[in-house]
Predicted 3D model of a 98-nucleotide RNA (THF (Tetrahydrofolate) riboswitch aptamer) from Weissella cibaria.
Rfam family: THF (Tetrahydrofolate) riboswitch aptamer. Rfam describes the family as follows. Tetrahydrofolate (THF) riboswitch was first reported for Ames et al. as an RNA motif in 5' untranslated (5'-UTR)regions of folate transport and biosynthesis genes in Firmicutes genomes.
Taxonomically the source falls in Weissella (Bacteria, Bacillati, Bacillota, Lactobacillales).
Model confidence (mean pLDDT): 79 of 100.
Of the family's consensus pairs, 94% are formed in the model.
RNA sequence: UGCAGGGUAGACUUUGGUGCGUUAAGUGCCGUGGAAACGGAAUGUGGGCCACGGACGAAGGACAACGUGUUCGCGAUACCAUCGUCACAUUCACUGUA
Numbered sequence: 001u002g003c004a005g006g007g008u009a010g011a012c013u014u015u016g017g018u019g020c021g022u023u024a025a026g027u028g029c030c031g032u033g034g035a036a037a038c039g040g041a042a043u044g045u046g047g048g049c050c051a052c053g054g055a056c057g058a059a060g061g062a063c064a065a066c067g068u069g070u071u072c073g074c075g076a077u078a079c080c081a082u083c084g085u086c087a088c089a090u091u092c093a094c095u096g097u098a
């Protein structure tokens, strides 16, 4: 110097556990605003997070000692773990090789 390669935050999915709601929050969608920083570094794009507003939307049942509890379900449900898949660009690096 050339060639090749790796790795993120996270997203989806399977299984298990612990919860929440089922008197409807949560979640998904749209809009507005905010902080941060995600391949090792910088910059940028995009992703993720938080808050507010809006539209839309659901599966409850049984038992009992009955203002409550237990249990079986349900939820565009939450968290943790696990399996698999996907996962940036430019420049400089890293690894291997010539």
Stems, first nucleotide, its partner, number of pairs: 001098005010086003015081005020075003029054006038046001040092005060072005